RNA sequence: GCACUCUUAGCUCAGUGGAUAGAGCGCUCGGCUCCGGACCGAGAGGUCACAGGUUCGAUUCCUGUAGAGCGCA
Numbered sequence: 001g002c003a004c005u006c007u008u009a010g011c012u013c014a015g016u017g018g019a020u021a022g023a024g025c026g027c028u029c030g031g032c033u034c035c036g037g038a039c040c041g042a043g044a045g046g047u048c049a050c051a052g053g054u055u056c057g058a059u060u061c062c063u064g065u066a067g068a069g070c071g072c073a
Base pairs, nucleotide, nucleotide: 001072002071004069005068006067007066010025011024012023013022018056027043028042029041030040031039049065050064051063052062053061
C1' cells in the first nucleotide's frame, strides 16, 4: 500500500429495517445471616465509535473518517 472482519452498558457479548435496545458477570440498595460469602428481590448504568446519505421509519442498509484484529505484498 491492498483486501476482509469488528466497534452496542464498567467487562464479555446478543439483537441486524418498525416494540421502551437486551442477557450474563460486575456495581448499588433491600431481604436472609452473629458478620461475611452464597442465595432471593429490586434498581442504576447506553449520543448503539464519529459524520453524512437512503428511507415514512436506521443500532441494522450505503459512503467517508477514526480505532482494533487478521491476511497478502
Molecule: transfer RNA
Organism: Clostridiales bacterium